[in-house]
RNA sequence: GCCGGCGUAGCUCAGUCGGUAGAGCGCCUGACUUGUAAUCAGGGGGUCGCGAGUUCGAAUCUCGCCGCCGGCUCCA
Numbered sequence: 001g002c003c004g005g006c007g008u009a010g011c012u013c014a015g016u017c018g019g020u021a022g023a024g025c026g027c028c029u030g031a032c033u034u035g036u037a038a039u040c041a042g043g044g045g046g047u048c049g050c051g052a053g054u055u056c057g058a059a060u061c062u063c064g065c066c067g068c069c070g071g072c073u074c075c076a
Stems, first nucleotide, its partner, number of pairs: 001072007010025004019056001027043005049065005
């Protein structure tokens, strides 16, 4: 340099045909308990990697860029 995959909540990951952004764990509060754990109930938390384009509407489509992983190639 080329090819492929990935980037979404603190972590691990879903997200269908473009139409209200989600789950589990963790965190916070409450209940229960002598207390902790466990359990139950509730809650907070998102520039969907960045920018642009298409569209009435983009996590999703198109283009460019950045980062991570894997493979290939060239030079020394």

Transfer RNA from a Bryobacteraceae bacterium, 76 nucleotides, folded computationally.
Rfam family: tRNA.
The prediction has a mean pLDDT of 80.